A computed fold for a 691-nucleotide part of an RNA from Neoactinobaculum massilliense, annotated as large-subunit ribosomal RNA, domain II. The prediction has a mean pLDDT of 83.
Context: one part of a larger RNA
RNA sequence: GCCUGCGAGUUAGUGAUGCGUGGCGAGGUUAACCCGUGUGGGGUAUCCGUAGCGAAAGCGAGUCUGUUAAGGGCGGUAGUUGCGUGUUCUAGACCCGAAGCGGGGUGAUCUACCCAUGGCCAGUGUGAAGCAUGUGUAAGAGCGUGUGGAGGCGCGAACCCACUUCAGUUGAAAAUGGAGGGGAUGAGCUGUGGGUAGGGGUGAAAGGCCAAUCAAACUCCGUGAUAGCUGGUUCUCCCCGAAAUGCAUUUUGGUGCAGCGUGUUGUGGUCUGCCUUGGAGGUAGAGCGACUGGAUGGUGGACGGGCCCUGUCGGGUUACUGAUAUCAGCCAAACUCCGAAUGCCAGGGACAGGUAGCAGCGCAGUGAGACUGUGGGGAAUAAACUUCAUGGUCGAGAGGGAAACAGCCCAGACCGCCGGUUAAGGCCCCUAAGUGUGUGCUAAGUGGGAAAGGAUGUGGAGUUGCUGUGACAACCAGGAGGUUGGCUUAGAAGCAGCCAUCCUUGAAAGAGUGCGUAAUAGCUCACUGGUCAAGUGAUUCUGCGCCGACAAUGUAGCGGGGCUGAAGUACACCGCCGAAACCGCGGCAAUGAUCAUCAUCCUUGUGGUGGUGUUGGGUAGGGGAGCGUCGUGUUCGAGGUGAAGCAGCCUGGUGAUGGGUUGUGGAUUGGACGCGAGUGAGAAUGCAGGC
Numbered sequence: 001g002c003c004u005g006c007g008a009g010u011u012a013g014u015g016a017u018g019c020g021u022g023g024c025g026a027g028g029u030u031a032a033c034c035c036g037u038g039u040g041g042g043g044u045a046u047c048c049g050u051a052g053c054g055a056a057a058g059c060g061a062g063u064c065u066g067u068u069a070a071g072g073g074c075g076g077u078a079g080u081u082g083c084g085u086g087u088u089c090u091a092g093a094c095c096c097g098a099a100g101c102g103g104g105g106u107g108a109u110c111u112a113c114c115c116a117u118g119g120c121c122a123g124u125g126u127g128a129a130g131c132a133u134g135u136g137u138a139a140g141a142g143c144g145u146g147u148g149g150a151g152g153c154g155c156g157a158a159c160c161c162a163c164u165u166c167a168g169u170u171g172a173a174a175a176u177g178g179a180g181g182g183g184a185u186g187a188g189c190u191g192u193g194g195g196u197a198g199g200g201g202u203g204a205a206a207g208g209c210c211a212a213u214c215a216a217a218c219u220c221c222g223u224g225a226u227a228g229c230u231g232g233u234u235c236u237c238c239c240c241g242a243a244a245u246g247c248a249u250u251u252u253g254g255u256g257c258a259g260c261g262u263g264u265u266g267u268g269g270u271c272u273g274c275c276u277u278g279g280a281g282g283u284a285g286a287g288c289g290a291c292u293g294g295a296u297g298g299u300g301g302a303c304g305g306g307c308c309c310u311g312u313c314g315g316g317u318u319a320c321u322g323a324u325a326u327c328a329g330c331c332a333a334a335c336u337c338c339g340a341a342u343g344c345c346a347g348g349g350a351c352a353g354g355u356a357g358c359a360g361c362g363c364a365g366u367g368a369g370a371c372u373g374u375g376g377g378g379a380a381u382a383a384a385c386u387u388c389a390u391g392g393u394c395g396a397g398a399g400g401g402a403a404a405c406a407g408c409c410c411a412g413a414c415c416g417c418c419g420g421u422u423a424a425g426g427c428c429c430c431u432a433a434g435u436g437u438g439u440g441c442u443a444a445g446u447g448g449g450a451a452a453g454g455a456u457g458u459g460g461a462g463u464u465g466c467u468g469u470g471a472c473a474a475c476c477a478g479g480a481g482g483u484u485g486g487c488u489u490a491g492a493a494g495c496a497g498c499c500a501u502c503c504u505u506g507a508a509a510g511a512g513u514g515c516g517u518a519a520u521a522g523c524u525c526a527c528u529g530g531u532c533a534a535g536u537g538a539u540u541c542u543g544c545g546c547c548g549a550c551a552a553u554g555u556a557g558c559g560g561g562g563c564u565g566a567a568g569u570a571c572a573c574c575g576c577c578g579a580a581a582c583c584g585c586g587g588c589a590a591u592g593a594u595c596a597u598c599a600u601c602c603u604u605g606u607g608g609u610g611g612u613g614u615u616g617g618g619u620a621g622g623g624g625a626g627c628g629u630c631g632u633g634u635u636c637g638a639g640g641u642g643a644a645g646c647a648g649c650c651u652g653g654u655g656a657u658g659g660g661u662u663g664u665g666g667a668u669u670g671g672a673c674g675c676g677a678g679u680g681a682g683a684a685u686g687c688a689g690g691c
Base pairs, nucleotide, nucleotide: 001691002690003689004688005687006686011091012090013089015088016087017086018085019084020083021082022081023080024079027048028047033042034041035040052059053058062074063073064072065071094232095231097229101222102221103220104219105218106217112196113195114194115193116192117191118190119189120188121186123155124154125153126151130147131146132145133144134143135142159183160182161181163180164179165178166177167176198214200210201209202208235626236625237624238623239622240621245258246257247256248255249254259366260365261363262362263361264360265359266358267357271353272352273351274349275348276347277346278345279344285338286336287335292332293331294330296328297327298326299325304320305318306317307316308315309314369394370393371392372391373390374389375388376387377386378385399410400409401408414587415586416585417584419583420582421581425577426576427575428561429560430559434574436573437572438571439570440569441568447563453547454546457544458543459542460541461540462539463538464537465536466535474531475530476529477528478527480504481503482502485499486498487497510525514523515522588616589615590614591613596612597611598610599609600608601607602605627680629677630676631675632674633673634672635671636670637669638668645664646663647662648661649660650659651658652657
């Protein structure tokens, strides 16, 4: 891992409450227990109901409040007891799962320390004290040579330890092996026997060790501890179908109430949309000489400051400051002289939908939401960000499109069909359908990613110059004189810089447009003539393009091939394809008191049955109807001429499942109607076994 078996809402209570169905009914009912075995009889204590209101005295179909005959609150004739079932309470209470807490015991054969009594430490080195002797001294001290054999001394086996590294890591081993390493007469190692016990021991102290277990051992019991947590929870079909919000919470992954779902009972035309009539309002916008504030520029210039005059008063002046004012233009969630659209509330409707509404009661689930459009807050007018409001979708929604893609676009799947029509989106090939029509645009593979900014790209629409009295471009020629203007400067001559910018000749020519020189020179331009010959400049708006444009596996920013009078793009048009949408045909179910309508039946009614019509996506969840297993009661059966079981085949039913037949098997077993459950497995790192 697979297979087989087992594996989870149970039981109790004269508990509570609702529903279904019985009995009796102003009553209903027994409990313990007794007789003793019958579907029995007895037992009337209790309990519920039959009257309420008030704190109470009390009064009573009323009573309380109240000065009150008012008003208001509560009340004013159906229950009770079985059975079944939904839920709930108390119990382990659907099942499995803690870490832990308490009590009683068992452990020191491992290990820690201690006690008693034994054992062990090859070999080798060093050479303390003391002693002897020599020397030395006044005597010493000292020194030398021997002797001696001390030491938590040295080297190093046994023995003990475990520092490094390699291997091992489903190991040879639940701590080992190899190679090295440390101690090795000591606080040494070790045998045997004994002692200390769980909030306790022991500890040269690491929270270490106390039997492969230690920040409180193990074992049994309390015990099925508790688990607002995780996982799991077993047959079928049918109807409806949520929520992820508000308030509160030692509360935020829990819960209570409300909201939203479902079932049932009742009510009665209540509901929603649309139209219409009437309202409240201060948002969007706008405005501000209408307030509160903010804020730009101009005019003007008060007070004040600076400077000057002045003995004081005062006066003058100012490129300072800049109020009120005035002109022009603005800003605001916490500004408003104004002010919509929507939305909201109420009345009406001869409108539409078609049973939605409301109320009581039973049962819930939800109370982590997600993205997207719109209006806002927070953030950076960032986020697949966060937080509100208002729609949609997903959630709980399949199908078609977007290459793929919960939340986008189309569209809401009862079942069947080798029928038809469309939606979004598409129609050259992959790939169903146009190499469709007409007129343009694009040359960038733009299309098929991007900004500020830039540019004689190109199409369209304007405005405005010059132009056959010859423009624009090109070519030929001129482009002069006063004068090297003045100043400045070493120099400044059109051309470093400053000032001025005239006059003359002329067809025209600046006291000079640029290059150039040290300064001149030189080249050129403006301007003019000629040649040529028909358009040529400036500017605004707009369509489509261009540059700006750099990343890591391999093209890789059309899904690919590929596409250029298109297979790109704009406008217009005609066809077609395309879904579980819509239609057609057949079938099933729900509804059929409320919308409409027809037929039929009788026990003529708010009736039953059937047809048309309507409806049938679905998680949590509510409701309904069934299948099967085991046992049991009644009844009817089957079986050695072959029961159950097992295997193959055929067949009925929407399904759970039922039937038939053949073989095997060798003795039990089935139908109907009831009753009762250890009643249905694929999941729980489920349990046991097998492989």

The full RNA is in RNAcentral, with records from SILVA.